[in-house]
RNA sequence: AGCGGGGUAGGGUAGCCAGGAAACCCGCCGGGCUCAUAACCCGGAGAUCGGUGGUUCAAAUCCACCCCCCGCUA
Numbered sequence: 001a002g003c004g005g006g007g008u009a010g011g012g013u014a015g016c017c018a019g020g021a022a023a024c025c026c027g028c029c030g031g032g033c034u035c036a037u038a039a040c041c042c043g044g045a046g047a048u049c050g051g052u053g054g055u056u057c058a059a060a061u062c063c064a065c066c067c068c069c070c071g072c073u074a
Stems, first nucleotide, its partner, number of pairs: 001073007010026004020057001028044005050066005
């Protein structure tokens, strides 16, 4: 320098191809159960979707550029 994969709650992932209110698991908080803890059950908080522009009535999703991580080639 070129190519491929990835960046979405505290952690791990889905959703992206085919644009319409961001989901799941773990963790955290509160409650229930229990003599009590764990397990189990119920509820809740938490993500301007890597950044900036663009397209659109509407962008995590499409387009451009840039940043970061992993790998391949030279």